[in-house]
Context: one part of a larger RNA
RNA sequence: GAUGAACGCUGGCGGUCUGCUUAACACAUGCAAGUCGAACGGGCUCUUUCGGGAGCUAGUGGCGGACGGGUGAGUAACGCGUGAGAAUCUACCAAAAGGACUGGGACAACCACUGGAAACGGUGGCUAAUACCGGAUGAGCCGAAAAGUAAAAAGGGAAACCUGCCUUUUGAAGAGCUCGCGUCUGAUUAGCUAGUUGGUGAGGUAAGAGCUCACCAAGGCAGCGAUCAGUAGCUGGUCUGAGAGGAUGACCAGCCACACUGGGACUGAGACACGGCCCAGACUCCUACGGGAGGCAGCAGUGGGGAAUUUUCCGCAAUGGGCGAAAGCCUGACGGAGCAAGACCGCGUGAGGGAAGAAGGCUCUUGGGUCGUAAACCUCUUUUAUCAGGGAAGUAAAAAAUGACGGUACCUGAAGAAUCAGCCUCGGCUAACUCCGUGCCAGCAGCCGCGGUAAUACGGAGGAGGCAAGCGUUAUCC
Numbered sequence: 001g002a003u004g005a006a007c008g009c010u011g012g013c014g015g016u017c018u019g020c021u022u023a024a025c026a027c028a029u030g031c032a033a034g035u036c037g038a039a040c041g042g043g044c045u046c047u048u049u050c051g052g053g054a055g056c057u058a059g060u061g062g063c064g065g066a067c068g069g070g071u072g073a074g075u076a077a078c079g080c081g082u083g084a085g086a087a088u089c090u091a092c093c094a095a096a097a098g099g100a101c102u103g104g105g106a107c108a109a110c111c112a113c114u115g116g117a118a119a120c121g122g123u124g125g126c127u128a129a130u131a132c133c134g135g136a137u138g139a140g141c142c143g144a145a146a147a148g149u150a151a152a153a154a155g156g157g158a159a160a161c162c163u164g165c166c167u168u169u170u171g172a173a174g175a176g177c178u179c180g181c182g183u184c185u186g187a188u189u190a191g192c193u194a195g196u197u198g199g200u201g202a203g204g205u206a207a208g209a210g211c212u213c214a215c216c217a218a219g220g221c222a223g224c225g226a227u228c229a230g231u232a233g234c235u236g237g238u239c240u241g242a243g244a245g246g247a248u249g250a251c252c253a254g255c256c257a258c259a260c261u262g263g264g265a266c267u268g269a270g271a272c273a274c275g276g277c278c279c280a281g282a283c284u285c286c287u288a289c290g291g292g293a294g295g296c297a298g299c300a301g302u303g304g305g306g307a308a309u310u311u312u313c314c315g316c317a318a319u320g321g322g323c324g325a326a327a328g329c330c331u332g333a334c335g336g337a338g339c340a341a342g343a344c345c346g347c348g349u350g351a352g353g354g355a356a357g358a359a360g361g362c363u364c365u366u367g368g369g370u371c372g373u374a375a376a377c378c379u380c381u382u383u384u385a386u387c388a389g390g391g392a393a394g395u396a397a398a399a400a401a402u403g404a405c406g407g408u409a410c411c412u413g414a415a416g417a418a419u420c421a422g423c424c425u426c427g428g429c430u431a432a433c434u435c436c437g438u439g440c441c442a443g444c445a446g447c448c449g450c451g452g453u454a455a456u457a458c459g460g461a462g463g464a465g466g467c468a469a470g471c472g473u474u475a476u477c478c
Base pairs, nucleotide, nucleotide: 001477002476003475005474006473007472008471009470012347013346014345015344016343017342018340019339020305025303026302027301029300030299031298034063035062036061039060040059042057043056044055045054046053047052070258071257072256079183080182081181082180083179084178085177088175089174090173093171094170095169096168097167098166099165101135102134103133104132110125111124112123113122114121115120140149141148154163155162156161184230185229186228191221192220193219196218197217198216199215200214201213202212203211233255234254235253236252237248238247239246240245260281261280262279263278264277283294284293285292286291311337313336314335315334319333320331321330322329323328350380351379352378353377360371361370362369363368386414387413388412389411390410394405422467423466424465425464426463427448428447429446433462434461435460436459437458443450444449
C1' cells in the first nucleotide's frame, strides 16, 4: 500500500459499487420455460338475423426447454492460453437453383366398460392434421463408370398477396477434431506400459485415429523427470513493486467442468441434458403396506457450520431472450427498490468579529502559565436535516397509448446555529508532557524493553499529536 474481510469503540447525509471466502451440508414454502387456435379434431361459455361469430382451453402437432441463470466438487489435462492445421457437422438467419404429383392406414382427445388408497393405468370402439407410411419424379448425392439411393404440407386472406413445406449449393455465425509451444510442488516417488507402441484388414463416427475388433510384429514413455503422490478450475486481469519480479484469479468478461452420488442411453441440428428419461445407492416424505413421490451449486428464504456475508420485495416501463403473422403471453435474465460505514468518492457538523484574556479545570517557584478567540456576546449564512409547493428525462415510427423505479431526482419557498464527533496515540523507532495513584504489585508491550516510593512506558486527570464519520486491532499478500 491492499482486502469479497472480521472484531472493539463510535456513527450525520448523498452517489457508485460490493455482499456464504466455511458444509459441492440438508432443505419447509412460493416463483425461476414456455408459446402457437393463422397446423388439427374435439370440449366448454357467451351471442345470433340460425348462415354463423367471439372467447377460453385438456389432447395430437410445431418451435423452444442444449440459451439465459448457478457453482468450482473434480481436473496437472490439448483443460486453459497462444499459434497453426485437415478428415467434419450445423436448427433458426441471408443468398441462389429446382420442386411441391398421386395414394393409404393409424393413434390420442372423445365414448363405453374397468383396475388402483394414490401415483397412474387397462380393454373395446370412433376421428383430424403442417403427425405417420407407400408410389411417381431425380437438377442433386455416392461411385472411375455402370448399377444404386432418396422429397414434400399446407395455412391465412373477398382478392391481390402474405406466411410456411421439400431437395441441393454457397455464406454467416456456432460446434466437434489434430498438432507445436507455455502452464504448481515432491526423487524421503526411478522405473512405467498388453490395446500397451506400430502395421494389415474390418467395423464404427458428422469426421482423422487402437476409437473398437481379428491377425501380425515387439514396440512406446522416462534423469530435458516418465510413473506415483500432494495441491489446484485456466485466462483477460487484480494487488504490490522504480522495475525485474512476487502474490493472486471475489465482482466483470472468455473458455472448461459439474447439477443428490455412480452408471446409461433416448429424443434432437445440437445433450449423453440443473428445474427430461431409465437403473443402482444414500437420504427425506406419502401410503389403505400392495406401492408411490423428491433433488435450491436458479431468485428469495430456513436449519446447520462459521469470526463472517442481505428482502420469502416491485416491475416486465427499458435492454435482451423463447414462441407467435400479429395483438400478445412467458421471462427471480434484467431493470429497480430494501438491508449492511463492507469499499471508494463527495458534502456537512457553521462563517466573520470578539480580552494582554471572564468563570471553571489543570499546573505552579504563588509571580504566573495553559485550556484560549476557545466560550459568552455582536453581525451573518442555511449546505445538510425538517416542513410546504411544483415536478421530470429515461418514451420510440403519422397520430394516440404505454415508467416498476417514483411524487424519486431536481427546482422554489419557510423558520432557525438551529439537527450532527469520535477514535487511537504521546520512552526510542514515531508527530505529541506534566500532575496524581500504584510500588517487580496491578499492569503494558510490534521490537528494544517499562514497573522493586519522585514511572514523560502501568491506571486516572489536564494538556498535546494524528486521522476523521470514522478510528484502532487481528488475519492475509506484496
The part of an RNA shown here (small-subunit ribosomal RNA, 5' domain) has 478 nucleotides and comes from an uncultured bacterium. The prediction has a mean pLDDT of 85. The RNAcentral record of the full RNA draws on ENA, Greengenes and SILVA.